Source information
A computed fold for a 79-nucleotide RNA from a Methylococcales bacterium, annotated as c-di-GMP-I riboswitch aptamer. It matches the Rfam family "c-di-GMP-I riboswitch aptamer". Gene Ontology term of the family: cyclic-di-GMP binding. From the family's description: GEMM was predicted in a large-scale screen for bacterial structured RNA regulatory elements. Of the family's consensus pairs, 90% are formed in the model. The coordinates come from a structure-prediction model, not an experiment, and the mean pLDDT is 81.
RNA sequence: AGAGUUUAAAGCUAAACCCAGCGCAAGUUGGGGGCAGAAAGUUACGAAUCCAAGAUGUUUGGAAAGUCGGACUGCCGAG
Numbered sequence: 001a002g003a004g005u006u007u008a009a010a011g012c013u014a015a016a017c018c019c020a021g022c023g024c025a026a027g028u029u030g031g032g033g034g035c036a037g038a039a040a041g042u043u044a045c046g047a048a049u050c051c052a053a054g055a056u057g058u059u060u061g062g063a064a065a066g067u068c069g070g071a072c073u074g075c076c077g078a079g
Stems, first nucleotide, its partner, number of pairs: 005079001012037002017032006035066001041072003045069003049063005
């Protein structure tokens, strides 16, 4: 000097639940709230799950990233 890691600091996100709105629904947006998170940042590519329509077919469309995996990006770092 570089890399990694623990901890700390500075911050970040925000579960359940409640209120208002949107949606046939799954769910989602804003506010409150705080379970938790070191990628709980982004991405619907794969699997699983949920909804709607259909079909006795394993179809089409949608949802979900805080189910798992993949891809892209990222803060600090004493000892």